[in-house]
This is a predicted structure of a 1461-nucleotide RNA (small-subunit ribosomal RNA) from an uncultured bacterium.
RNA sequence: AGAGUUUGAUCCUGGCUCAGAACGAACGCUGGCGGCAGGCCUAACACAUGCAAGUCGAACGAGAAGCUUUUCUUCGGAAAAGUGGAAAGUGGCAGACGGGUGAGUAACGCGUGGGAAUCUACCCAAUGGUACGGAAUAACGCAGGGAAACUUGUGCUAAUACCGUAUAUUCCCUUCGGGGGAAAGAUUUAUCGCCAUUGGAUGAGCCCGCGUCAGAUUAGCUUGUUGGUGAGGUAACGGCUCACCAAGGCUCCGAUCUGUAGCUGGUCUGAGAGGAUGAUCAGCCACACUGGGACUGAGACACGGCCCAGACUCCUACGGGAGGCAGCAGUGGGGAAUAUUGGACAAUGGGCGCAAGCCUGAUCCAGCCAUGCCGCGUGAGUGAAGAAGGCCCUAGGGUUGUAAAACUCUUUCGCCAGGGAAGAAAUAAUGACGGUACCUGGUAAAGAAGCCCCGGCCAACUCCGUGCCAGCAGCCGCGGUAAUACGGAGGGGGCUAGCGUUGUUCGGAAUUACUGGGCGUAAAGCGCGCGUAGGCGGAUUGGUCAGUUGGAGGUGAAAUCCCGGGGCUCAACCCCGGAACUGCCUUCAAAACUGCCAGUCUGGAGUUCGGGAGAGGUGAGUGGAAUUCCUAGUGUAGAGGUGAAAUUCGUAGAUAUUAGGAAGAACACCAGUGGCGAAGGCGACUCACUGGCCCGAUACUGACGCUGAGGCGCGAAAGCGUGGGGAGCAAACAGGAUUAGAUACCCUGGUAGUCCACGCCGUAAACGAUGAAUGCUAGCUGUCGGCAGGCAUGCCUGUCGGUGGCGCAGCUAACGCAUUAAGCAUUCCGCCUGGGGGAGUACGGUCGCAAGAUUAAAACUCAAAGGAAUUGACGGGGGCCCGCACAAGCGGUGGAGCAUGUGGUUUAAUUCGAUGCAACGCGAAAGAACCUUACCAUCCCUUGACAUCCAGAGAAAUCACCUUGAGAAAGAUGAGUGCCUUCGGGAACUCUGAGACAGGUGCUGCAUGCCUGUCGUCAGCUCGUGUCGUGAGAUGUUGGGUUAAGUCCCGCAACGAGCGCAACCCUUAUCUUUAGUUGCCAUCAUGUUAUGUUGGGGACUCUAAAGAGACUGCCGGUGACAAACCGGAGGAAGGUGGGGACGACGUCAAGUCAUCAUGGCCCUUACGGGAUGGGCUACACACGUGCUACAAUGGCCGGUACAGAGGGUUGCGAACUCGCGAGGGUGAGCUAAUCUCAGAAAGCUGGUCGUAGUCCGGAUUGGAGUCUGCAACUCGACUCCAUGAAGUCGGAAUCGCUAGUAACCGCAGAUCAGAAUGCUGCGGUGAAUACGUUCCCGGGCCUUGUACACACCGCCCGUCACACCAUGGGAGUGGGCUGCAAAAGAAGUGGGUAGUUUAACCUUCGGGAGAACGCUCACCACUUUGUGGUUCAUGACUGGGGUGAAGUCGUAACAAGGUAA
Repeated sequence: AGAGUUUGAUCCUGGCUCAGAACGAACGCUGGCGGCAGGCCUAACACAUGCAAGUCGAACGAGAAGCUUUUCUUCGGAAAAGUGGAAAGUGGCAGACGGGUGAGUAACGCGUGGGAAUCUACCCAAUGGUACGGAAUAACGCAGGGAAACUUGUGCUAAUACCGUAUAUUCCCUUCGGGGGAAAGAUUUAUCGCCAUUGGAUGAGCCCGCGUCAGAUUAGCUUGUUGGUGAGGUAACGGCUCACCAAGGCUCCGAUCUGUAGCUGGUCUGAGAGGAUGAUCAGCCACACUGGGACUGAGACACGGCCCAGACUCCUACGGGAGGCAGCAGUGGGGAAUAUUGGACAAUGGGCGCAAGCCUGAUCCAGCCAUGCCGCGUGAGUGAAGAAGGCCCUAGGGUUGUAAAACUCUUUCGCCAGGGAAGAAAUAAUGACGGUACCUGGUAAAGAAGCCCCGGCCAACUCCGUGCCAGCAGCCGCGGUAAUACGGAGGGGGCUAGCGUUGUUCGGAAUUACUGGGCGUAAAGCGCGCGUAGGCGGAUUGGUCAGUUGGAGGUGAAAUCCCGGGGCUCAACCCCGGAACUGCCUUCAAAACUGCCAGUCUGGAGUUCGGGAGAGGUGAGUGGAAUUCCUAGUGUAGAGGUGAAAUUCGUAGAUAUUAGGAAGAACACCAGUGGCGAAGGCGACUCACUGGCCCGAUACUGACGCUGAGGCGCGAAAGCGUGGGGAGCAAACAGGAUUAGAUACCCUGGUAGUCCACGCCGUAAACGAUGAAUGCUAGCUGUCGGCAGGCAUGCCUGUCGGUGGCGCAGCUAACGCAUUAAGCAUUCCGCCUGGGGGAGUACGGUCGCAAGAUUAAAACUCAAAGGAAUUGACGGGGGCCCGCACAAGCGGUGGAGCAUGUGGUUUAAUUCGAUGCAACGCGAAAGAACCUUACCAUCCCUUGACAUCCAGAGAAAUCACCUUGAGAAAGAUGAGUGCCUUCGGGAACUCUGAGACAGGUGCUGCAUGCCUGUCGUCAGCUCGUGUCGUGAGAUGUUGGGUUAAGUCCCGCAACGAGCGCAACCCUUAUCUUUAGUUGCCAUCAUGUUAUGUUGGGGACUCUAAAGAGACUGCCGGUGACAAACCGGAGGAAGGUGGGGACGACGUCAAGUCAUCAUGGCCCUUACGGGAUGGGCUACACACGUGCUACAAUGGCCGGUACAGAGGGUUGCGAACUCGCGAGGGUGAGCUAAUCUCAGAAAGCUGGUCGUAGUCCGGAUUGGAGUCUGCAACUCGACUCCAUGAAGUCGGAAUCGCUAGUAACCGCAGAUCAGAAUGCUGCGGUGAAUACGUUCCCGGGCCUUGUACACACCGCCCGUCACACCAUGGGAGUGGGCUGCAAAAGAAGUGGGUAGUUUAACCUUCGGGAGAACGCUCACCACUUUGUGGUUCAUGACUGGGGUGAAGUCGUAACAAGGUAA
């Protein structure tokens, strides 16, 4: 310090997540030792039991047990005296400290700094005093009541208990005369006490400035309230309380209300600023079962005191009583979760006491817990045969790994044994911890390692299992048969007595931005103005010193943090010192800046005078064109409307046209990124009233300014109210169309409304998506208004103000902005209060007649949502161009019958694959009767039909024949002995046996190779360097021309290059040369009825080798002096001459595991192998591809002509012959330019048929045959005779073809025993048409839009249905808190009273003073009633919302999204 995640990729915005540190933690797995710390965060829930506050006999009375002595004795004991001091009591001091907890409290509670009107026991210091009396009362005794707790009466008694008197100051009060007020003794004679006063110390009370959470969906609160006077009260000031008077006090700088919370030093985190937090330790506060109350006291309204009320628990004899662990342990409960009913007062400290001492769950220790921090150990050295085992493997090896074993060494910790502290003080005694720390010896490597992780972030990889299952996951995401992501293993990485997980806090997050952010399009500028508070504010002079700056002083507790030392062996920890505590207060000083006070100025602002432009506003009036309607005329059959129609109007006279009239609304041309206005907005003309602006000029005022929370006003359209008005237009509505539907788009109508007046509403993409003001920062150009200058008088120059375009610097994520800023700065306001959705919604408030507006959440849910730009793809976007793409033509398919393939169905099986174009006469199908064959049934084999290895045997193998069987096979008989040899044997083969293995057309083409299809023979696809851009990328490759072509030329921040195109290759068209058999025959011979038959010839054709030829080369024109195009000449051929081979980067997870190969998986007496028979040939049906036809351009019959390219020895097979024929017999010739298949057919010619289901058509069926073959039944082809079906040119739709092409015609070949209408070739005859590119399809280039990128077969919206979740409303219901008005009134305090009682003092002895009880008044807790507010929970039903792989209906949006949104 960053990283992952939105995208195909990029930059930005923006959230989510991770890596770090921490913890009073918890959970999971694991666990050796020690030190130091920590340990109910939840139920301030309830508590059994024990302990936690007592002490003093030197305050007092009485005095048990025990002990001593004496006496008596019935020997049991009793009595007396002394000692002793228990238990209880009176009295004193302490129980207000110490210890616990954080419920309450948003407060002078706390923190910090100040202040004055106070008290303070014990303690310190000082002064003075301590005299004389009195009356009681507990204990105790007696007598009662009660279950108990406890209590009543009576009698006795003491004091440092109580009371009086005296005295008394510096004490208190005072009207300044005076008045009031104290004590206590004990005793060992040394002390300890007591009283008064003063001062101190300590502690406490009170007041004030500042600071101290959230909510405005809490905006007003307050009546003792604010102040005064007087009184009361308090230790003390004070409305603290009361009476009276006044009407104040607080509040947007947030009162009141609500929620939450003890505050602080500190702690955690962070670079810091901050943020979070308030365990342990320390300071303060509050509380003690809940609420109230006072008493005592120096101190309490009192944790282990009292009274009352309430809830709860316990005891009870039912009458009544008792209790309060938020002290230490402990129990139950709650909870994810937090310890022992331990030891000791040895130390420190506290209470009492003169002291000894007692008490002390404060404290010191121990126990439990890895809860945390720190330290140590679980061994060290050597050790390669790199052992065994494990895992992986390309089978070689690698790794675990010097790791182990083995050898040598050490003993920390542990264990055992011996010794043994400090802590104890100035001294004798005194140690819970503790026989602890520590030391010494012994022991044996001996007793001591786990947890998490290994896809990226993030260090660390392989195998097996699993198969979108099981599971993982912090985010992104893994898992659907090859998972480094699940589970296991091996290996590795990290940390280590721990390691992970979960939770929480800070960080990263500059993601609330003070340090340190933004607002044109990402979230974000109020619709606009006026203006209040507030904030900010021109120049200059003087003063002041509040802010500001500096110095000094006080304070900022200790601990903590930091630094330096020191002590435990180190560390953690502890001790000492320093620094720091960034703060507050006081004081001194400075005077620049800000503020304040005073003065001056003119530049900001404003006023004055003179001009100017304008749809600025309001009111009144006027005008013409048009529309509609009415009246009248002319006139006749249509008009209107649309993509096309219809609804509609019209013979009752429309539309059209002419004239007149009526009414309402809007103002053509001018008209312009022209003008005006703050915005909304404003458009005929005239008048009236009126706001603002601009220019020029002079003087004046003298900062009067800017912004603007609240507030006030204006504010399009629609809408609302009342009253008018209503021509046109037109929501709703009606009808007609369109459509699958059409509650729409289109059409015909049509009401609100649109218009006016008045009043509401207050919102808009109210937009420049850009708040206002001021200053500064290159230019160029247009336009509107004004002014000035110059002249050549309609132009130029300058300037002020507006309004546009382009553009530099600069800014920006980019797009873009750019003197009209989105630049550089200042001021003020608003907004984002911070991811997307939920939602501008709910609830509440305010406003409104309503509609609704405004303010404005949460639960829940997702990991994105978004901006700009890039490359593609797409568009029912645009431009340019091409293609049998359309058009123009010719012929087909779709209808029929048949052939063939496919789907479907059927079947034991109908083997498998191919499935839009690019599967379907397709696959090794260039040929399924058996075989093929993979399928089915049945019968058999199991090292196997085939390969390698081992052992044994063999007269090798092999052949013939017989029996059984469907056959495979089994059995039997016979024939038979090969090759090499070094004579041992070997090779090869057969059989038998065991196992390694064979075998698989079993699966996965989505694990693959090879091969192939397709876009597409389309013209494209890229790279290097350079340049541009933050970047993805762009440029080049775009542009102007041209081409079949990214073909070429020109231009150009590009320059070059590669794969494609073209060419090179084959073939064909012409010629030449060479060659001349089997081919050819012009000339010369020869022979034949006839034929290159023969001699001969190379001329020709031809054959097959080498060459030539064509290149826009030439001419003319066009074009840019280009490329190129057009025309022409010559030529066999002319502009790539025709055809073929040749297929760029890539796309389709395209096809193929069944050609072959191959990873993985699967089967192994079977999913392998053999055999027979069957099936692949089925058949209601559907589709594709073909053949044959429907006929006369024809059928049939007769005659007759002309090819090319191929095949042939298991073959082609002539001639002859037989058969109607298929074919048979025989077999010449031919290993082929020789022989043969082999008759080409259409054509030509003659005849016949005469438009008919025919002399068309040939299916189907019967019969008879031929051929192939082991075998034609399932299931072959062909022939003959007979039969003679559908079909009369084919609906929607659809295919091929641009020239030797289509169409028509036949021939050959491969496969093959046989079996083509298929396929592949070959030739013969031989057209028509192309205006053209609007449209359909496909493609190329450029451009544009995009919410698409799996890329339009895309994306995506809403209702409905289902499941789940949270939430609003809801008749209500039930709680909590609380306001107001009342009731009520325990205990207590205060006041009143004099009913009862009454020791001290006074007394005149009667009584009084005083007190207690009682009664009563006031205050008041619990409680009760009524009525409000608020909040939580719940509620039939209901509203929307969210989420959910494959539901329904449509298709709203994204392209012009098919009606722009």